Source information
This is a predicted structure of a 337-nucleotide RNA (Bacterial RNase P class A) from a Burkholderiales bacterium. The gene name in the source record is rnpB. The prediction has a mean pLDDT of 76. Its Rfam family is "Bacterial RNase P class A". Gene Ontology terms of the family: tRNA processing, ribonuclease P activity and dimeric ribonuclease P complex. RNAcentral holds the sequence, with entries from ENA.
[in-house]
RNA sequence: GGAGACGGCCAGGCAGCCGCUGUCCCCGCGUAGGCGGGGAUGGAGGAAAGUCCGGGCUCCAAAGAGCGGGAUGCAGGGUAACGCCCUGGCGCGGCGACGCGACGAAGAGGGCCACAGAGACGAGUCCCCAAUACCAAAGUAUUGGGGGGUGAAACGAGGCAACCUCCAUCCGGAGCAACACCAAAUAGGCAGGCGAUCGAAGUCGGCUCGACUGAAGCCUGCGGGUAGGUGGCUUGAGGCCUGCGGGUAACCGCAGGUCCAGAGGAAUGGCUGCCGGUCCCACCCGGGCUCGCCCGGCGCGGGAUCACAGAACCCGGCUUAUCGGCCGUCUCCCAUU
Numbered sequence: 001g002g003a004g005a006c007g008g009c010c011a012g013g014c015a016g017c018c019g020c021u022g023u024c025c026c027c028g029c030g031u032a033g034g035c036g037g038g039g040a041u042g043g044a045g046g047a048a049a050g051u052c053c054g055g056g057c058u059c060c061a062a063a064g065a066g067c068g069g070g071a072u073g074c075a076g077g078g079u080a081a082c083g084c085c086c087u088g089g090c091g092c093g094g095c096g097a098c099g100c101g102a103c104g105a106a107g108a109g110g111g112c113c114a115c116a117g118a119g120a121c122g123a124g125u126c127c128c129c130a131a132u133a134c135c136a137a138a139g140u141a142u143u144g145g146g147g148g149g150u151g152a153a154a155c156g157a158g159g160c161a162a163c164c165u166c167c168a169u170c171c172g173g174a175g176c177a178a179c180a181c182c183a184a185a186u187a188g189g190c191a192g193g194c195g196a197u198c199g200a201a202g203u204c205g206g207c208u209c210g211a212c213u214g215a216a217g218c219c220u221g222c223g224g225g226u227a228g229g230u231g232g233c234u235u236g237a238g239g240c241c242u243g244c245g246g247g248u249a250a251c252c253g254c255a256g257g258u259c260c261a262g263a264g265g266a267a268u269g270g271c272u273g274c275c276g277g278u279c280c281c282a283c284c285c286g287g288g289c290u291c292g293c294c295c296g297g298c299g300c301g302g303g304a305u306c307a308c309a310g311a312a313c314c315c316g317g318c319u320u321a322u323c324g325g326c327c328g329u330c331u332c333c334c335a336u337u
Stems, first nucleotide, its partner, number of pairs: 001333010012275007020043010045308001049319002052317005057175004069171005074088005089103001090101004104166002109164002111160003121156001126148001127146008179231004189222006201213004238260001239258008276306006283299001284297005
């Protein structure tokens, strides 16, 4: 210098203005629920995604055991748990750093083994040789031997369990639209009261009178559910930062610091300016030139663009998507000392 392997990190930056949203404080109004104004402070991700595994939490179910069903499958360890992670073994790939692997059992049983081949696990005889018998011969039969040919595998306690199965271990169901609380209107339920011509109730804007309609309803209370509202709702097996200790590692422990989004038709945004990366165009400079142009640049001006994607009860994983870039460790090749 080139080509790689593994791990970690960032996810355009800064400023101004205008907004959205959680919490707290102050002021004003209001009996109150609350409303308005001002200030401070917090406000998406490495995957918030797919909803594929594992848990927390909630409700329902539930003596115990078995059958059935599902998942997992080398050994040891980590973890709340896992199908995840780490270490080691074995196998495969790579020169290597390293990567990948459903990797228990074929001596319980069933099933399957493409093509080729006579025959694919039942046994059997495509071919060759020898002997014997029949036969004029060709040949046929029997016995013994060879292992020629095919194939991944040819009789061997064959191979396959990502076929059934066996063995071992684990697994109740549904999910925050869980669940809990408050609670209209209408309809229906229960209880009480009023009401049959001595007039319930309705209409004539309200009340009284009156008039009209009018015959079975009306009023009050209670309780359940619905709309709606509130909680669950972010303090948690926490995360992050720093230091120390244990362990090969995954990870664990201790000490200190920090509360680090909680919306809910769903906030986390928009505009402008400067800077940065990438690309395009024109110019300038240098070099080459087959005079069409090509290559290079801390140059200059203009334009475009800056990934994948967005919380929705919360965690631990896996998988998938992702412009570009930075850092560390290691491997191989070439050159030089």